A computed fold for a 64-nucleotide RNA from Shinella fusca, annotated as Fluoride riboswitch aptamer (crcB RNA motif).
The organism belongs to Shinella, within Bacteria.
The prediction has a mean pLDDT of 78.
RNA sequence: UCGUGGGAUGGGGAUGGUGCUCCCCGAGAACUGCCGUUUAUCGGCUGAUAGCGCCUGCCAGGCC
Numbered sequence: 001u002c003g004u005g006g007g008a009u010g011g012g013g014a015u016g017g018u019g020c021u022c023c024c025c026g027a028g029a030a031c032u033g034c035c036g037u038u039u040a041u042c043g044g045c046u047g048a049u050a051g052c053g054c055c056u057g058c059c060a061g062g063c064c
Base pairs, nucleotide, nucleotide: 010025011024012023013022016055017054018053019052020051021050033045034044035043036042037040
């Protein structure tokens, strides 16, 4: 330098950080909540988790 074969780093799981576990994706991807209606530059609702624990933030109530 050329050819062939194998293959990774990594990313994601409706709003933050982190540990563990689970699942998904392979950058052309996984992912991007729900309800209603007149389907729109509309209205309304739950939750910081995919699950569990902790921290931060937010909401409600009580006590000092």
The sequence is in RNAcentral, with records from Rfam.